[in-house]
C1' cells in the first nucleotide's frame, strides 16, 4: 500500500555534524580554520648556512700625503675588510604532500645471546715522528654561454708513511658462570691497529721580542659506559571480490662461501624436493596507518582536514657516491617527457617549502612584518642564518560573546489587510513623554609579553708559582618589542549608525484575501492546480531561528531495514528433492591429575594532545593552563580448580551386536495366468454403423456395426482397496519361485560413548527429453481432415507419428509440497485405525484393561499478523546445517563448471516504481450453490412493429426554426392547450435611473379611462371629464410635477445570460422492494461480528421457537379517505309502498324504500376440525353483505444514480449595464429527401348503413350554462323562460335490444387527400384555428425480425364529463355501461430479497487485466572490427653505476739501489633502467547491425488470467 483492518516490507521525514559550496541578507569583538579537484604546469622573490679561535690568498670605492710630463703614479688609511678558495661542522633536522603501498607499512606487545649510534655526557689514556702534493693565485689557451684545458707557485685541524697502545680486533688454549646456544666473565701468549692542532696567558736564561717550556680552554685519537636515535626479527590485529582455486625454480630447506653495522636465499655454487593454500594462497580492485574526529543509550557505523606519532614520496624511471646516518625535496650521474637559453656547436631547470601565477573546479587567502619571544644550524663568543616560528592582512568558513535600546503611553490615531459592514487585526506597536549609554565614533592616558646573552662595576670560588689570564657564582647597572600606541582605562556627544531569512495542506509550530484556472507553477514523502486553491504567484497576518537564515552535498542516527547486544524462514522474501559421509562444530554418568580456556590479584605498558572530572587564567564564554581519572587492550607473573578442554581410569541409561518371533504394493531377476481393447481367419446376418449440443470428416453392399468360434500380439493388472501398508525421497498394486535391504515386538546376554549434525564430496532421484538396439495392442504431442466461430493455428469429433514398453547409457529438473531441514528431550487429554506383546476372562471367537511402534481426526495450555499448529508442534529450551533482507529488471546477462543436445548450476548491474505482498473484514459481482418473490416466464386475451393521419423527438434546412429532457427512469415530456399575446428566438424601428422596487417634498383628485391628430406601431401632441372615507386635523388610493438634500459619468433597477458538477426546495428511480440502523453487553489486537444468523411461517426483519445477547428506532402492518352490508338521525331541490290526483311525484300526503350525508355497527383467524414443536401459522368448514391485508387510494425507510430542474421559485459565484435590460411591428417556434417513439382511425359481416327503442355515473355553469320557439340540409343564427343550481341548463349517453338492407368486393369497408360553398371565435384565421355541407375517395385485405399491456368488475369494448381555454383535444385527468379467457408450474429470460461460496473487483464486472504489433525515449547485452590501459612469457638491446677482470697508456707520497711492486686512466665481462620485436592474459572506450528489458492520459489485434473467468488454475 486498503473502502476499512492487522501484519510483513521498502521508500520518505523530524536530530546531530561538516576543511563545505550556492541564494538572500549582513553591526562589533575574541579564538580557531581556509586547494577535499590537476602527485597539473610554473614567471619572480625568499625558504641552509656558518666558522678568520683550522688554512693560504686578498681587492675596490672613498679619503689623506707625496710626486707629476697634469694624462697620472706611489704610499698610508680604508683593511688583513669585502670576496672567492682549501678545510671543519651542518645540509639525513625543520617545512610540504599522500602519488605509491593490503605490506612487519601501521597499531600493540615482545626480542636482538644477530646490531650500529656524529654532535652531548661520564671514566680512563694519549696527542710522538716524518713526507709529498693541491685549490685559490699567476700566465697561456678553448668556448656564444655553461664551463673547461695546460703551465708555474703555496698553506693547513686537507692527504700519506713510521713509532707507540692495558682493556680494541683476530687466532687458538685453560678456568668459571649461565636460561638450549656460535654467549658472558677471568687468566696468560702471539699478530694487527691511532692522532692535529688552535686561541689566551705566564715565565727562566739578560732588558725587549721569539722559540722551547709551563698552564687554561677548545679541538683530535683510542678504549669502556650513559643518553638519544636508528636497523633487523617475531606473536596478534589491520578493506572488498571465490563470476580470482590452485600458486611457487632462488622457489622451500641444507652445506660451503661472499656480502652487511647486523640475522637471513640477501647473493653465489652444490645437494635434497620441498614451501604456501578453503582458518582463503595466487590474482584483481580500492586505500597511506594510528592517536583521534563525527554519530550513537551502548554495541557499533562512517571517517583519517587542522594538532601529535609512524611510513612513503620529492618531474618520471634506474643506479650509486659522500657520510654516524641518505640511495638524499632546494646534492651528483644516466635515460625519458616537458619547459627555457643558444652564435645551432651545445647548455640550463624541477614550488607535493612560504607567498604568488596560469589551469582545473561549486570552491579555499597576502608576491605582508619580524627574528622581540619559542625552537633549530654554525661559532669560544659577539653574532649570522632561519617563509620553522611569532604576528598582522583577506573570508560570517566554524565556535563563543555582545548590541541594534529601556520605561510609560488608548482618541485603541492615521494607514494597510479583512469583514456577517456591527466590527476585527497589525497594536502599546507608533507618535508623544521620561530615561540609560553596551558596541561603533571622537579625544586623552596606557600595559604585560623581557627571560637571558653580552658589556661595566663590586664581592666570592676554582686553576696556577701568581693578587696574570681564564673560568664560575651572586648582587647592582646597562642593552633588546614585529605585533602596536594594540589590549585596557577615562572623558565627550547622541536613541542617534546597526535585522534579516525561511516557513504557515498533513508529517510540523503557524490562516485569511486577491490573482491564476491541469495553465503558470509547487513538491522531502503523501500529493496540490481543470473558476470559490489555508499546497501555485502576490498581499495582510502568523510561526520558527537570528547576524544570520535557507538550499544542496556527505556521514551517523532514527533503521531491531544485516539483528554480537538485537530479526527471521507453513501461507508475507526465505528449509537444499532425498540419503550416505569428509573436514569442522557440538556431545551421556563418574574418579583422579593437569591448568590451555575461565576467574581473581600484582607488575609493566597503553606517548603527548583530545574526551571526562576538578582547580585556575583571559570582564563571561569559546579558548588556554595545572592536577586527576579513564583507556574495556597486550605482555609478564602469582594464585583458584567449579565448569569447558587435555591425560589416565571406571560405568551403562545414548549407540550398537547376538537370540526368538512378526507384518508389509520395500528393491532386483526369472517364470505363469485370466479379463479387456485392437488386428487376422472362418460362420451367421443386412444396411447402416460411428460420433456429437447438433453435425460432418470416417467405416460399410468389395458385406461394416452386431453376434459366434479360432488365432496373433503388446500393454496394464478390475473386485480385494481402506486419510490401510512399505520405502530416505522419487515411488511401489495379478500370481509363483529365487536373491536382497530396512522396520517392529519380547526376553536375556555382550561391547562400553563407539554419538548427533554435516561446508565441500558422493550416490539415488517423477514426468518429459536425448543416444544405440529392440518392441509397438491401446493411448497419443506434432500433423491432417471435419465441425464451431467474426476469426479458431483451440476447446468437440475422425484419424494419426514421435513417445509411452524393454535393454544399456545420458539428463538432474517439478506446486520433487506437510509449500513445515535433521537429531534427541520436556509439556493436559479424547477418539479411530495398522503391527507385535502383556493382563483378565472364555470351550472358543469376541468384548474389556494396559505398555510399545506407526498412521488419522478433535482439542487444553502455549504460540501465531491472522488463518491455524497443538506429544507426528508452527509450544518450551539445546546442537548442527541450509536459506532470506522492497517490487520489477531476473533466476536474466557476462564469466566459470557440467551436458551429445535440450539445457542445468553458480549468479550480477545499469535503469525504473512507491509500492509489491500475507491474513482476515465489509460490500459488490459470478455464464457459483441453496431458498423465496414479482404479469418475470409459462397459460391466455388484446395490441405495437406494416397503412393513413395526429403528436413528440432526432436529423436536415433556416435570418430564426428559443430553451430544457436522452436506456429502463428523454421522445401526446416541461406545454392543463404557439394565429397576435404567450415568446425566451430572428429581422427592423425605438428608450437609457430605465417596463418594475427603495428613499425626500409638493400639488392634484377617484382611477383604469374617453375623444381627436400623427405614426407600421410603441412613443408623441392636444382636448374634455373628475375619487372614497372622516372626529374635517387627517388617512387610503391613484396620477402629475418638482425648490432643496443630491441630479447624474450616483447608489441601484433589470437579465428565461453562465454554472443543477457551488446550492436550497421540489421531483424521478431502484421500490410499497423488506429492508436500514442504534444503545448497552459479549467476542475479536483490529477493521468488524453478534443482535439482523438458525428451525418453521408470512404479503412483510409478519409472527413463533431456539440462541451472548437484551432492548430500541426508521420502515412493514394498523390508524386516514373511498367502496361493499346494516342500524340510528335527518327528509329538500331527493324518493313514492299505501290513499287521493295528474299527460307527468304534477300536486296533496308520507319519509317505509331508493338516495343524500352525519354518527355508529360489522371481520378479529373470533368459532369448529385437521396439520404443525402443547408454538407461530397453514388447510378445510360453519356463520356472514363481506374471510383471512375484502377491493381501491393516500402513505415511499437508510440510501443509490455529482439522475432532473439556476427557464416555476429561492440562492452563492461569475458575466452584462445607451445592453445579454426595456418597448413595438412583422416573422419564427407550424419548415421537410428521411429515421424513431406514443397515439387515433382502419383494413370489415361478432361488421357498415337506415329506422325504432332502453338503461348511467361523475362533473361544469354569470364576461356563464341556456330550455323552448323560429330560420337553415348543417355548422349555426335570431328571439328568449329558467338557473349563482340534489330545484334550471349543458344533456340525446353509446355499445345494447328490435326491424330492415348490404353478401366478401378495395366493397354501401376505409376515410386520407383535394376542389367548391359556408359557420363560429377573435383587432386579425395568408403563413397558421376548429367546425358544417356538397363533391373527391389515397394507402390499407390483420402486418418480418422483434416487442408491449393485463390475473376480475381486471383485459377488451362503448360512450360521458372536466381542466387549460376568446377559439382550437385523436393528448391528459376523471366517470360510468357491457364484460371475458388463463395461471400446469418455477426449468428457462428479466428484476428483486435472504443465506452461503470464490474473487487479483472497491470508480466495485460498463470491474480488473497478461501478451504481440506500431510510435517515442532511456539504460544494458551481443557484435566483423577498431583504439587505449595494465600485466605475463620469450628474445634483442644495453646508458649511468657497482662488482670482477685486464691494465702495453699515465704515475707525487709508500716499499725498493734498480727493475719493479703499488696506484690511476682506459678496455673487457657480469648485473641492470628506458627502448624494441613476437605472442598471450585481464580490463576500458567506440562500432554498421542486432537482442531482449524499462518507461510513456486516451493507437492496433484479439481476450490468456481474476467468478466454475465461461476448456478449473498452476509447476
Nucleotide at each position: 500500500u486498503u473502502g476499512a483492518u492487522c501484519c510483513u516490507g521498502g521508500c520518505u521525514c523530524a536530530g546531530a555534524a561538516c576543511g563545505a559550496a550556492c541564494g538572500c541578507u549582513g553591526g562589533c569583538g575574541g579564538c580557531g580554520u581556509g586547494c577535499u579537484u590537476a602527485a597539473c604546469a610554473c614567471a619572480u622573490g625568499c625558504a641552509a648556512g656558518u666558522c678568520g679561535a683550522a688554512c693560504g690568498c686578498g681587492a675596490a670605492a672613498g679619503u689623506u700625503u707625496u710626486c707629476u710630463u697634469c694624462g697620472g703614479a706611489a704610499a698610508g688609511c680604508g683593511a688583513g675588510u669585502a670576496g672567492a678558495g682549501u678545510g671543519g661542522c651542518g645540509c639525513a633536522c625543520g617545512g610540504g604532500u599522500g602519488a605509491g603501498u593490503a605490506a612487519c607499512g601501521c597499531g600493540u606487545a615482545a626480542g636482538u645471546u644477530a646490531u650500529c649510534u656524529a654532535c652531548c655526557u661520564c671514566g680512563g689514556c694519549a696527542u710522538c715522528u716524518g713526507g709529498a702534493a693541491u685549490a685559490a693565485c699567476u700566465c697561456a689557451c678553448c668556448g656564444a654561454a655553461a664551463g673547461g684545458u695546460g703551465u708555474g707557485c703555496u698553506a693547513a685541524u686537507a692527504c700519506c708513511g713510521g713509532a707507540u697502545a692495558c682493556g680494541u680486533u683476530g687466532a687458538g688454549a685453560a678456568a668459571u658462570c649461565a636460561g638450549g646456544a656460535u654467549g658472558g666473565u677471568u687468566u696468560a701468549c702471539c699478530a694487527a691497529g691511532a692522532a692535529a692542532g688552535g686561541a689566551g696567558g705566564c715565565c727562566u736564561c739578560u732588558g725587549c721580542a721569539u722559540a722551547u717550556g709551563c698552564u687554561u680552554c677548545c679541538g683530535u685519537a683510542c678504549c669502556a659506559g650513559g643518553a638519544u636515535g636508528a636497523g633487523c626479527u617475531u606473536g596478534c590485529g589491520u578493506a572488498c571480490c571465490a563470476u580470482u582455486a590452485g600458486c611457487u625454480a632462488g622457489u622451500u630447506g641444507g652445506u660451503a662461501g661472499g656480502g652487511u653495522a647486523a640475522u637471513g636465499g640477501c647473493c653465489u655454487a652444490c645437494c635434497a624436493a620441498g614451501g604456501c593454500g578453503a582458518c582463503g594462497a595466487u590474482g584483481g580492485u580500492u586505500a597511506g596507518c594510528g592517536g583521534g574526529u563525527c554519530u550513537g543509550a551502548g554495541a557499533g557505523g562512517a571517517u583519517g582536514a587542522u594538532c601529535c606519532g609512524c611510513c612513503a614520496c620529492a618531474c618520471u624511471g634506474g643506479a650509486a657516491c659522500u657520510g654516524a646516518a641518505a640511495c638524499a625535496c632546494g646534492g651528483a650521474c644516466c635515460a625519458g617527457a616537458c619547459u627555457c637559453c643558444u652564435a645551432c656547436g651545445g647548455g640550463a631547470g624541477g614550488c607535493a617549502g612560504c607567498a604568488g601565477u596560469g589551469g582545473g573546479g561549486a570552491a579555499u587567502a597576502u608576491u605582508g612584518c619580524g627574528c622581540a619571544a619559542u625552537g633549530g644550524g654554525g661559532g669560544a663568543a659577539a653574532c649570522c642564518c632561519u617563509g620553522a616560528c611569532g604576528c598582522a592582512g583577506c573570508a560570517a568558513c566554524g565556535c563563543c560573546g555582545c548590541g541594534u535600546g529601556a520605561g510609560u503611553g488608548a482618541u485603541g490615531a492615521a494607514g494597510g489587510c479583512u469583514u456577517u459592514c456591527g466590527g476585527g487585526u497589525c497594536g502599546u506597536a507608533a507618535a508623544g513623554c521620561u530615561c540609560u549609554g553596551u558596541c561603533a565614533g571622537a579625544u586623552g592616558g596606557a600595559a604585560a609579553g623581557a627571560a637571558a646573552u653580552g658589556c661595566c662595576a663590586c664581592a666570592g670560588g676554582g686553576c696556577u708559582a701568581a693578587u696574570a689570564u681564564c673560568u664560575u657564582u651572586g648582587u647592582g647597572g646597562u642593552u633588546u618589542g614585529a605585533c602596536g600606541g594594540u589590549a585596557c582605562c577615562a572623558u565627550c556627544a547622541a536613541a542617534g549608525g546597526a535585522a534579516g531569512c525561511a516557513c504557515c495542506g498533513g508529517c510540523u509550530a503557524a490562516c485569511u484575501c486577491c490573482g491564476u484556472g491541469c495553465c503558470a507553477g509547487c513538491a522531502g514523502c503523501c500529493g496540490c492546480g481543470g473558476u470559490a486553491a489555508u499546497a501555485c504567484g502576490g498581499a495582510g497576518g502568523g510561526u520558527g531561528c537570528a547576524a544570520g537564515c535557507g538550499u544542496u552535498g556527505u556521514u551517523c542516527g532514527g533503521a531491531a531495514u544485516u539483528a554480537c547486544u538485537g530479526g527471521g524462514c507453513g501461507u508475507a522474501a526465505a528449509g537444499c528433492g532425498c540419503g550416505c559421509g569428509u573436514a569442522g562444530g557440538c556431545g551421556g554418568u563418574u574418579u583422579g591429575c593437569u591448568c590451555a580456556g575461565u576467574c581473581a590479584g600484582a607488575u609493566g605498558u597503553g606517548a603527548a594532545a583530545g574526551c571526562c572530572c576538578u582547580c585556575g587564567g583571559c570582564u563571561u564564554a569559546a579558548c588556554c593552563g595545572g592536577g586527576g581519572a579513564c583507556g574495556u587492550g597486550c605482555a609478564u607473573u602469582u594464585g583458584a580448580a567449579a565448569c569447558u578442554g587435555g591425560c589416565a581410569g571406571a560405568c551403562u541409561u545414548g549407540a550398537g551386536u547376538a537370540u526368538u518371533g512378526g507384518a508389509g504394493g520395500g528393491g532386483g531377476u526369472g517364470g505363469u495366468g485370466g479379463a479387456a481393447u485392437u488386428c487376422c481367419c472362418g460362420g451367421u446376418g443386412u444396411a447402416g454403423a460411428g460420433g456429437u449440443g447438433a453435425a460432418a470428416u470416417u467405416c460399410g453392399u468389395a458385406g461394416a456395426u452386431a453376434u459366434c468360434g479360432g488365432g496373433a500380439g503388446g500393454a496394464a493388472u478390475a473386485c480385494c482397496g481402506g486419510u490401510g501398508g512399505c520405502g530416505a525421497a522419487g515411488g511401489c498394486g495379478a500370481c509363483c519361485a529365487c536373491c536382497u535391504g530396512g522396520c517392529c515386538a519380547a526376553a536375556u546376554a555382550c561391547u562400553g560413548a563407539c554419538g548427533c549434525u554435516g561446508a565441500g564430496g558422493u550416490g539415488c532421484g517423477a514426468a518429459a527429453g536425448c543416444g544405440u538396439g529392440g518392441g509397438g495392442a491401446g493411448c497419443a504431442a506434432a500433423c491432417a481432415g471435419g465441425a464451431u466461430u467474426a476469426g479458431a493455428u483451440a476447446c468437440c469429433c475422425u484419424g494419426g507419428u514421435a513417445g509411452u514398453c524393454c535393454a544399456c547409457g545420458c539428463c538432474g529438473u517439478a506446486a520433487a509440497c506437510g509449500a513445515u531441514g535433521u537429531c534427541a528431550a520436556c509439556u493436559a487429554g479424547g477418539u479411530g485405525u495398522u503391527g507385535g506383546g502383556g493382563g483378565u476372562a472364555u470351550u472358543g471367537a469376541c468384548c474389556c484393561c494396559u505398555g510399545c511402534a506407526g498412521u488419522g481426526c478433535c482439542g487444553a495450555a502455549g504460540c501465531u499478523a491472522a488463518c491455524g499448529c497443538a506429544u507426528u508442534a508452527a509450544g518450551u529450551g539445546c546442537c548442527c546445517c541450509g536459506c532470506c533482507u522492497g517490487g520489477g529488471g531476473a533466476g536474466u546477462a557476462c564469466g566459470g563448471u557440467c551436458g551429445c543436445a535440450a539445457g542445468a548450476u553458480u549468479a550480477a548491474a545499469a535503469c525504473u516504481c512507491a509500492a509489491a505482498g500475507g491474513a482476515a473484514u465489509u460490500g459488490a459481482c459470478g455464464g457459483g450453490g441453496g431458498c423465496c418473490c414479482g404479469c418475470a416466464c409459462a397459460a391466455g386475451c388484446g395490441g405495437u412493429g406494416g397503412a393513413g393521419u395526429a403528436u413528440g423527438u432526432g436529423g436536415u434546412u433556416u435570418a430564426a426554426u428559443u430553451c430544457g429532457a436522452c436506456g429502463c427512469a428523454a421522445c401526446g415530456c416541461g406545454c392543463a392547450g404557439a394565429a397576435c399575446c404567450u415568446u425566451a428566438c430572428c429581422u427592423g424601428g425605438u428608450c437609457u435611473u430605465g417596463a418594475c422596487a427603495u428613499c425626500c417634498c409638493u400639488c392634484u383628485g377617484a382611477a383604469u379611462g374617453g375623444c381627436g391628430c400623427u405614426u407600421a406601431g410603441c412613443a408623441g401632441c392636444g382636448c374634455a371629464g373628475g375619487u372614497c372615507u372622516u372626529u374635517c386635523g387627517g388617512g387610503a388610493c391613484a396620477g402629475a410635477g418638482g425648490a432643496g438634500a443630491g441630479u447624474a459619468a450616483c447608489a441601484c433597477a433589470g437579465g428565461u445570460g453562465c454554472u443543477g458538477c457551488a446550492u436550497g426546495g421540489c421531483u424521478g428511480u431502484c421500490g410499497u422492494c423488506a429492508g436500514c440502523u442504534c444503545g448497552u453487553g459479549u467476542c475479536g489486537u483490529g477493521a468488524g461480528a453478534u443482535g439482523u444468523u438458525g428451525g418453521g411461517u408470512u404479503a412483510a426483519g409478519u409472527c413463533c421457537c431456539g440462541c451472548a445477547a437484551c432492548g430500541a428506532g426508521c420502515g412493514c402492518a394498523a390508524c386516514c379517505c373511498u367502496u361493499a352490508u346494516c342500524u340510528u338521525u335527518a327528509g329538500u331541490u331527493g324518493c313514492c309502498a299505501u290513499c287521493a290526483u295528474u299527460a307527468a311525484g304534477u300536486u296533496g300526503g308520507g319519509c317505509a324504500c331508493u338516495c343524500u350525508a352525519a354518527a355508529g355497527a360489522g371481520a378479529c383467524u373470533g368459532c369448529c376440525g385437521g396439520u404443525g414443536u402443547c408454538a407461530a401459522a397453514c388447510c378445510g368448514g360453519a356463520g356472514g353483505a363481506a374471510g383471512g391485508u375484502g377491493g381501491g387510494g393516500a402513505u415511499g425507510a437508510c440510501g443509490u444514480c455529482a439522475a432532473g430542474u439556476c427557464c416555476u421559485c429561492a440562492u452563492g459565484g461569475c458575466c452584462u449595464u445607451u445592453a445579454u435590460g426595456a418597448c413595438c411591428a412583422g416573422g419564427g417556434c407550424u419548415a421537410c429527401a428521411c429515421a424513431c417513439g406514443u397515439a387515433c382511425u382502419a383494413c370489415a359481416a361478432u361488421g357498415g348503413c337506415c329506422g325504432g327503442u332502453a338503461c348511467a355515473a361523475a362533473g361544469g355553469g354569470c364576461a356563464g350554462c341556456a330550455a323552448c320557439a323560429c330560420a337553415g340540409c348543417g355548422a349555426u343564427g335570431u328571439g328568449a323562460a329558467g338557473c349563482c343550481a340534489a330545484u334550471c341548463c349543458c344533456a340525446u349517453a353509446a355499445a345494447g335490444c328490435c326491424g330492415g338492407u348490404c353478401u366478401c368486393a378495395g366493397u354501401c369497408c376505409g376515410g386520407a387527400u383535394u376542389g367548391g360553398a359556408g359557420u363560429c371565435u377573435g383587432c386579425a384565421a395568408c403563413u397558421c384555428g376548429a367546425c358544417u355541407c356538397c363533391a373527391u375517395g389515397a394507402a390499407g385485405u390483420u402486418g418480418g425480425a422483434a416487442u408491449c399491456g393485463c390475473u376480475a368488475g381486471u383485459a377488451a369494448u362503448c360512450g360521458u364529463g372536466g381542466a387549460u381555454c376568446a377559439g382550437c383535444a385523436c393528448g391528459c385527468c376523471a366517470c360510468g355501461g357491457u364484460g371475458a379467457a388463463u395461471a400446469c408450474g418455477u426449468u428457462c429470460c428479466c428484476g428483486g430479497g435472504c443465506c452461503u461460496u470464490g474473487u487479483a473487483c472497491a470508480c466495485a464486472c460498463c470491474g480488473c487485466c497478461a501478451g504481440u504489433c506500431a510510435c517515442a525515449c532511456c539504460a544494458c547485452g551481443g557484435g566483423a572490427g577498431u583504439u587505449g590501459g595494465u600485466u605475463g612469457u620469450a628474445c634483442c638491446a644495453g646508458a649511468a653505476g657497482c662488482a670482477g677482470u685486464u691494465g702495453a697508456g699515465c704515475u707525487a707520497a709508500c716499499c725498493g739501489c734498480a727493475a719493479g711492486g703499488g696506484g690511476c686512466a682506459g678496455g673487457c665481462u657480469g648485473c641492470c633502467a628506458a627502448g624494441g620485436u613476437a605472442u598471450g592474459g585481464c580490463u576500458g572506450g567506440u562500432a554498421a547491425c542486432u537482442g531482449g528489458g524499462g518507461u510513456g492520459a486516451a493507437g492496433u489485434c484479439g481476450u490468456a488470467a481474476c467468478a466454475a473467468g465461461g476448456u478449473a488454475a498452476c509447476c

Description:
A computed fold for a 1515-nucleotide RNA from an uncultured bacterium, annotated as small-subunit ribosomal RNA. Its mean pLDDT, the model's own confidence on a scale to 100, is 82.